[in-house]
This is a predicted structure of a 72-nucleotide RNA (transfer RNA) from a Verrucomicrobiia bacterium.
Its Rfam family is "tRNA". It is annotated as a transfer RNA.
The source organism's lineage runs through Bacteria, Pseudomonadati, Verrucomicrobiota and Verrucomicrobiia.
Formats: sequence, structure tokens, C1' cells
RNA sequence: GCGGGGUUAGCUCAGUGGUAGAGCGGCGCUUUUACACAGCGUUGGUCGGGGGUUCGAGUCCCUCAUCCCGCA
Repeated sequence: GCGGGGUUAGCUCAGUGGUAGAGCGGCGCUUUUACACAGCGUUGGUCGGGGGUUCGAGUCCCUCAUCCCGCA
């Protein structure tokens, strides 16, 4: 340099153009002498940046950044 894949909650990851989710975590309550476990409730996001298409974009297109793999 070329090609491919990834970037979504604090972490690991889902998400078929129409209300952004799960698990773990955090916080509160119950339980316990207390802790842990467990149960219940609650908390969570500029969807990597910018632009475009569309009535509508996490999703499609372009570009930039960054990480991984391959080729040279």
C1' cells in the first nucleotide's frame, strides 16, 4: 500500500429501515448477629467522529479515526 472484519451501557455482547436490549456490574430494600448467597426493585447510552440516502438510520452509502486478520 491492497483486501476483509470489528467499534452499541462500567465490562462481555445481541439488535432484518419503524419505542435501543440481555447477561454481568452499580445502587436500594428484604433476609443474616454480620458477610456471602438468594429474592424484589432500581440505575443505566451523543450506537467511534463527520457527511449522504430516506417520511424515518444502530441498521444502507461515502469519508475519517482506531483495533484485529490476511496479502504484498